[in-house]
This is a predicted structure of a 98-nucleotide RNA (Bacterial small signal recognition particle RNA) from Anaerohalosphaera lusitana. It matches the Rfam family "Bacterial small signal recognition particle RNA". The family's RNA type in Rfam is non-coding RNA gene. Gene Ontology terms of the family: SRP-dependent cotranslational protein targeting to membrane, signal sequence recognition and signal recognition particle, plasma membrane targeting. The source organism's lineage runs through Bacteria, Pseudomonadati, Planctomycetota, Anaerohalosphaeraceae and Anaerohalosphaera. The sequence is in RNAcentral, with records from ENA and Rfam. The coordinates come from a structure-prediction model, not an experiment, and the mean pLDDT is 77. The model forms 96% of the base pairs in the Rfam consensus.
RNA sequence: GGUCGGGUCCCCUGCAAGCGGGGCGCGUGAACCUGGUCAGGCGGGGAACCGAGCAGCCAUAAGCGUUAGUCUCGUUGUGUAGGGCAAACCCGGCCACC
Repeated sequence: GGUCGGGUCCCCUGCAAGCGGGGCGCGUGAACCUGGUCAGGCGGGGAACCGAGCAGCCAUAAGCGUUAGUCUCGUUGUGUAGGGCAAACCCGGCCACC
């Protein structure tokens, strides 16, 4: 110097991890402006009963929250597996030359 192999760096992909967003789920959630049920009271009726309906209770919308669960998206000076690897660098084998 040539050649071959391996590694580092670098690139791609999978998985995991960290962080962030979203959905589901869960919780909360309306004085009136939602729904249901509507004590009392109110209105109608001779009465039976009917009607609207406050509070309460139940449910729910937007919103808010979510330690844990689940799905998904993004991201990463993280880990790991596989692949690529032009050039550079490192290690080793072989060949040639001095």